[in-house]
């Protein structure tokens, strides 16, 4: 160089072309003599631009960044 994957809350993971959930973690409350647990509530996220379409996280290009293999110089 060149093909592939991967990219979603603070963290691990889901989702599907139609207003993105879950657990965990945080905030507040309720329980408790206190703490632990528990229970209720509530915050927060589709790496970046661009293009399709009524509508993109999804399809398409481009770029970042990580990965895994191949090659070539050294």
């Nucleotide at each position: 160089g060149c093909g592939g994957g991967u990219a979603u809350g603070g963290u691990u993971c889901a989702a599907u072309g139609g207003u993105a959930g879950a657990a965990u973690a945080g905030g507040a409350g309720c329980u408790u003599u206190c703490c632990a647990a528990g229970c209720u509530u509530u915050u927060g996220a589709u790496g970046g631009g661009g293009g399709u379409c009524c509508g993109a996280u999804u399809c398409c290009c481009c770029c970042u960044a990580c990965c895994c293999g191949c090659u070539c110089c050294a």
The RNA shown here (transfer RNA) has 74 nucleotides and comes from Candidatus Woesebacteria bacterium RIFOXYA1_FULL_43_9.
The RNAcentral record of the sequence draws on ENA.
Rfam family: tRNA. The family's RNA type in Rfam is transfer RNA.
NCBI's taxonomy places the organism under Bacteria, Bacteria candidate phyla, Candidatus Woeseibacteriota.
Its mean pLDDT, the model's own confidence on a scale to 100, is 80.